[in-house]
Background:
The prediction has a mean pLDDT of 81. A computed fold for a 465-nucleotide part of an RNA from a metagenome, annotated as small-subunit ribosomal RNA, 3' major domain.
Context: one part of a larger RNA
């Protein structure tokens, strides 16, 4: 001076509590671990690994395997020599491709020439330097993130105390979401942080405007007001602040995002990307087909769907938003139980498309493993795609398994939130129960701070640094 106590004061957080939905039982989706395996690549392991990297593994991806191939090389730069129908296209043939083997066709730029004539240059060939490496090492690093933690807290100049470490300042009284602000003081200023500045969203008011029927409204998009404890009372010695009220669309930080200070864990990343050292160099480099990353006695983890009458089927019927659209969205129509499939209006878009479901209105089913539940599995079919066997998604019809609400124990949320509905996009040819977003319905509950978990400040004690 830290640290650390099952010391002690204070103070805070969905930390408890009060409360509503979950998980843990069951089936399935994924994701990790074990196990197998030729090979199940490879990284991430308390909170900060496990629907993580991956915003999508049939080939490709792809780094793993098994085999077929190449060796200046799939890509770069030089230096030296060469070849003249040269580079490249590429019919037949051999192959599982890759890629071998040729007839055939037949270039480009510069200068020159009758004339692809001749010299250079590209380009090819051979040879040398090299090239490569998702091979180690994240405990050699950059550079990025992640935790504590959007916690209130790290420091610094001079100055004063101390022989030094060092401390004061940053304590103490009070207040706040906060080292926020007041006051009081050997302290006086200051810096990063806090806030504020920045973007969304509510209220108005000009100013434009494509679309639209539309001088307004709604709405786009830019410029402004507006909320500052400004007004009143109360309390506090006084001040900061705290209580209540008016007035407002909105009230004391409105409400969300974005922003993460000094430093902690040799946290995570050599497999994004750079990168030092090490190793390899007819292989650990490249290329190809096939297989695997998709096994499966088990174990945890994140998730969907159900166990039903607040319900299921069955008709009728009503309203959005955020975003996307040219190898693109696609609409009236038509055919098909369906998925889809013809056809193709409009739209490079506020102009047209995608485009709602939960909820209502009836009608039916009466508590049963059912008209609940949909797991399996047969089987006919449609979509993408050279291709769907391992290994794709979607429809119809048979087929109907667990499951009656889940032990210890754990999760998430405080309001337009939870729950509960859809619906849109990225990735993407095709695949979403995953991610990011939007919007419709719309709750309950907080007595408190004994206790649990985390953190902040004072203080004590310590054989601890």
């Nucleotide at each position: 001076u830290g640290a650390c106590g099952g010391g002690g004061g204070c103070c805070c957080g969905c930390a408890c509590a009060a409360g509503c939905a979950g998980c843990g039982g069951a089936g399935c989706g994924u994701g990790u671990g074990g196990u197998u395996u030729a090979a199940u690549u490879c990284g991430a392991u308390g909170c900060a690994a496990c629907a993580c990297g991956a915003a999508g593994a049939a080939c490709c991806u792809u780094a793993c395997c098994a085999g077929g191939a190449c060796u200046u090389g799939a890509c770069a730069u030089g230096a030296c020599g060469g070849a003249a129908g040269u580079a490249g296209u590429g019919a037949a043939g051999c192959g599982a491709a890759a890629g071998c083997c040729u007839a055939a066709c037949a270039a480009c730029c510069u200068g020159u020439u009758g004339a692809g004539u001749c010299a250079g240059g590209a380009g090819c060939c051979g040879c040398c330097a090299c090239a490569g490496g998702u091979g180690c090492u994240g405990c050699a690093u950059g550079g990025c993130u992640g935790u504590c933690g959007u916690c209130a807290g790290c420091u610094c100049g001079u100055g004063c105390c101390g022989u030094g470490a060092g401390g004061u300042g940053u304590c103490g009284g009070g207040u706040u979401a906060a080292g926020u602000c007041c006051c009081a003081u050997a302290a006086c200023g200051a810096g990063c942080g806090u806030a504020a500045c920045c973007c969304c969203u509510g209220u108005u008011g000009c100013u434009a405007g494509u679309u639209a029927a539309a001088u307004u409204c709604u709405c786009u998009a830019g410029c402004g007001a507006g909320a500052c404890u400004g007004c009143c009372c109360c309390g506090c010695a006084a001040a900061a602040c705290g209580g209540g009220g008016a007035g407002g669309a909105a009230g004391g930080c409105g409400g969300g995002g974005a922003u993460g200070a000094c430093g902690u864990c040799a946290a995570g990343u050599c497999a994004g990307c750079a990168u030092g050292g090490c190793c390899u160099u007819u292989a650990u480099g490249u290329u190809c087909u096939g297989g695997g990353c998709c096994a499966c006695a088990c174990a945890c983890a994140c998730g969907c769907c159900a166990c039903a009458a607040u319900g299921g089927u069955u008709g009728g019927u009503a309203c959005a938003a955020c975003a996307g659209g040219a190898u693109g969205c696609a609409a009236u129509g038509g055919a098909g139980c369906g998925a889809u499939c013809c056809g193709g209006a409009g739209c490079a878009a506020a102009u047209c498309c995608c485009u709602a479901a939960a909820a209502c209105c009836a009608a039916u089913c009466u508590c049963a493993g059912u008209u609940c539940g949909g797991a399996u599995u047969g089987u006919a079919g449609g979509c993408u795609g050279c291709a769907a066997u391992u290994c794709g998604c979607c429809u119809g019809c048979a087929u109907g398994a667990a499951g009656c609400c889940g032990g210890a124990g754990u999760u998430g949320c405080u309001a337009g939130u939870a729950a509960c509905u859809g619906c849109a996009u990225a990735u993407c040819a095709g695949c979403a129960u995953g991610g990011u977003g939007c919007a419709g319905u719309g709750a309950a509950u907080a007595c408190g701070u004994u206790c649990u978990c985390g953190g902040g400040c004072c203080u004590u004690g310590u054989a601890c640094a």
It matches the Rfam family "Bacterial small subunit ribosomal RNA". Gene Ontology terms of the family: structural constituent of ribosome and ribosome. The full RNA is in RNAcentral, with records from SILVA.